[in-house]
RNA sequence: AGCUCAUCACGAGGGACUGAGGGAACGGCCCGACGACGUCCCGGCAACCGCCACGAGCCUCCCGCCCGGACCACCGGGCGGACGUGGAAAAGGUGCCAAAUCCGGCCCGCAGCGAAGUCCGCCGCGGGAGAGAUGAGGA
Repeated sequence: AGCUCAUCACGAGGGACUGAGGGAACGGCCCGACGACGUCCCGGCAACCGCCACGAGCCUCCCGCCCGGACCACCGGGCGGACGUGGAAAAGGUGCCAAAUCCGGCCCGCAGCGAAGUCCGCCGCGGGAGAGAUGAGGA
């Protein structure tokens, strides 16, 4: 750098240092010398992995551990992992701590307004896509 899956309306800030931009790009709208952003320390939130319990399923194949027989390769058996539900946050690996991922663009549907049935324009709501972020997995 790229692939797959899941989640993204909840939640959680103090201090020190620094000093001008920051919120990914663009458009909006915000934050910011009453010090943002960033770095460090401490604190917290959450529950993705991990942990615990239960259940399902598998043991054909893959991975881990154990036992036995062989012992170079190997064979047989057992338990567990992959899935689901619930729990704790006390150990660990990440993540996060302005605003919905701050909002929007692309597609679809619906409502309103514009003399307004279609088209068109504006505005709003809902769904989806795309992009992005984080985690897990695999190559």
Annotation: Predicted 3D model of a 139-nucleotide RNA (SAM riboswitch aptamer (S box leader)) from an Actinomycetes bacterium. It was read from a public genome assembly, where an Rfam model found it.